Transfer RNA from an uncultured Saprospiraceae bacterium, 74 nucleotides, folded computationally.
Rfam family: tRNA. By type it is a transfer RNA. Gene Ontology term of the family: triplet codon-amino acid adaptor activity.
[in-house]
RNA sequence: GGGGCAUUGGCUCAGUUGGCUAGAGCGCUGCGUUCGCAUCGCAGAGGUCGCGGGUUCGAGUCCCGCAUGCUCCA
Numbered sequence: 001g002g003g004g005c006a007u008u009g010g011c012u013c014a015g016u017u018g019g020c021u022a023g024a025g026c027g028c029u030g031c032g033u034u035c036g037c038a039u040c041g042c043a044g045a046g047g048u049c050g051c052g053g054g055u056u057c058g059a060g061u062c063c064c065g066c067a068u069g070c071u072c073c074a
Stems, first nucleotide, its partner, number of pairs: 001073007010026004019057001028044005050066005
């Protein structure tokens, strides 16, 4: 220098052919349960979907550029 893959709650990840309000587990907060802790149950908070553009009636999803990480080639 060139190619490929990845980037979505605090963490690990899902998200079909573009479609209605973006999800799960763990974690966190509150309540219940207990003498208390843990476990368990119920409820809740938490997201510029890496950044900037484009296409479209509509983008996490398609296209372009950039950034970061991993990897391959030179």